A computed fold for a 476-nucleotide part of an RNA from an uncultured bacterium, annotated as small-subunit ribosomal RNA, 3' major domain. Its Rfam family is "Bacterial small subunit ribosomal RNA". The coordinates come from a structure-prediction model, not an experiment, and the mean pLDDT is 81.
Context: one part of a larger RNA
RNA sequence: UGACGGGGACCCGCACAAGCGGUGGAUGAUGUGGAUUAAUUCGAUGCAACGCGAAAACCUUACCUACCCUUGAGCAUGGCAGGAAUCCUGCAGAGAUUUGGGAGUGCUCGAAAGAGACCUGCGCACAGGUGCUGCAUGGCUGUCGUCAGCUCGUGUCGUGAGAUGUUGGGUUAAGUCCCGCAACGAGCGCAACCCUUGUCAUUAGUUGCCAUCAUUCAGUUGGGCACUCUAAUGAGACUGCCGGUGACAAACCGGAGGAAGGUGGGGAUGACGUCAAGUCCUCAUGGCCCUUAUGGGUAGGGCUUCACACGUCAUACAAUGGUCGGUACAGAGGGUUGCCAAGCCGCGAGGUGGAGCCAAUCCCAGAAAGCCGAUCGUAGUCCGGAUCGCAGUCUGCAACUCGACUGCGUGAAGUCGGAAUCGCUAGUAAUCGCGGAUCAGCAUGCCGCGGUGAAUACGUUCCCGGGUCUUGUACA
Numbered sequence: 001u002g003a004c005g006g007g008g009a010c011c012c013g014c015a016c017a018a019g020c021g022g023u024g025g026a027u028g029a030u031g032u033g034g035a036u037u038a039a040u041u042c043g044a045u046g047c048a049a050c051g052c053g054a055a056a057a058c059c060u061u062a063c064c065u066a067c068c069c070u071u072g073a074g075c076a077u078g079g080c081a082g083g084a085a086u087c088c089u090g091c092a093g094a095g096a097u098u099u100g101g102g103a104g105u106g107c108u109c110g111a112a113a114g115a116g117a118c119c120u121g122c123g124c125a126c127a128g129g130u131g132c133u134g135c136a137u138g139g140c141u142g143u144c145g146u147c148a149g150c151u152c153g154u155g156u157c158g159u160g161a162g163a164u165g166u167u168g169g170g171u172u173a174a175g176u177c178c179c180g181c182a183a184c185g186a187g188c189g190c191a192a193c194c195c196u197u198g199u200c201a202u203u204a205g206u207u208g209c210c211a212u213c214a215u216u217c218a219g220u221u222g223g224g225c226a227c228u229c230u231a232a233u234g235a236g237a238c239u240g241c242c243g244g245u246g247a248c249a250a251a252c253c254g255g256a257g258g259a260a261g262g263u264g265g266g267g268a269u270g271a272c273g274u275c276a277a278g279u280c281c282u283c284a285u286g287g288c289c290c291u292u293a294u295g296g297g298u299a300g301g302g303c304u305u306c307a308c309a310c311g312u313c314a315u316a317c318a319a320u321g322g323u324c325g326g327u328a329c330a331g332a333g334g335g336u337u338g339c340c341a342a343g344c345c346g347c348g349a350g351g352u353g354g355a356g357c358c359a360a361u362c363c364c365a366g367a368a369a370g371c372c373g374a375u376c377g378u379a380g381u382c383c384g385g386a387u388c389g390c391a392g393u394c395u396g397c398a399a400c401u402c403g404a405c406u407g408c409g410u411g412a413a414g415u416c417g418g419a420a421u422c423g424c425u426a427g428u429a430a431u432c433g434c435g436g437a438u439c440a441g442c443a444u445g446c447c448g449c450g451g452u453g454a455a456u457a458c459g460u461u462c463c464c465g466g467g468u469c470u471u472g473u474a475c476a
Stems, first nucleotide, its partner, number of pairs: 001476002003473003007470007015460002019424005026315008034306002042053002063301007072126001077125002079122005086103005092097001107116003128290002131288003137284002139279003142275001144273001149188006155164003168179003194267004199235007208225003213222002238261001241255005317417001321376007333364003338357002343352003383414001388409007430452007
């Protein structure tokens, strides 16, 4: 100087407390451990691994079995020989592949010879490796933590390591600001600048909108751009104003005006560093290793197994509910190998059909909870839907291993969950549906979107994590 303390002082955080809803019990989904297996590829392992890399039928695929290849599947450079490239069509085989037949002489440079591009064969330098080492590395990422810290120049003090500045008094979300001070300044962080949302104005009115006037089943048409909206430019919030407290400061408390008030809400943004944290299987790369195999091709299988254990979720156990009928209101997205309307067929998944749309125009698209009625009456039920049987639909070369969905039947566990444990402070939790990426198909996961919409916070003694000062130390 740090680090540590079941030392002290001060401060903060859904850290506790106060509340609301869960997990832990059930069934299922998914990931992991373990076990199994020819293989169940590999990685990730406290927080910070475990719905993570990552949408596995084939492919992916790295694993296993079998059958094949050896200058190689594609790529780079070079030698020799032959040939246009390319297209069509047989045999054998699970296929890779093997073995035949036929058509065909082009393109660029060049007068021609020839050369180049492309293909095949031979041989060698070499290719290739998701093989090892993340404890050799780059790059990227997680984490402490959006915590308020981390440093430097000059000066001063100290023999020196170092100290000072950065400590102190206030204050703040903040090393934020003020005052003081052997310090004076500066840098990286904080804040601001950026995006979005909340208010208004101006400009602009089509594909958007409709107050007034006609018109219609319908903003449908005329008309209009007031309004909504769209999208560009501005305005607006700064403790600016008032009162109080304070040290005449910084600031804090209350108020006015205002759409918004003290960082208005949300996002992006992550200092010096820590964990030899993660990744050699994104990529790049040193070293080592394999080279008729640890490389390459194909078919089938596996990654989907299942006495068990754990994590994360979904659905429930019901009446604030289930079922049936009627009826209302979003936002944000996506669409040409695409989204697919009306109509018709089917109980339905879906089929048919073909209009429109490269989309503020057309389509996906019916929002659901809600509201109005009806029914059920506390029951393992008209709750719950696992499981199984039969019959189907769709995607795809192909749904047996191993897809999703539909109809009919079947109707399991489950009556609110021990010890323990998680999330959340406001348009939040809870609850309800919608969209997108991935994608031929497959979502209870992920990333977004809106609808309905709470309770509680006395407070900082305690638990956890963090910051500042101080103290002890046989630790570095």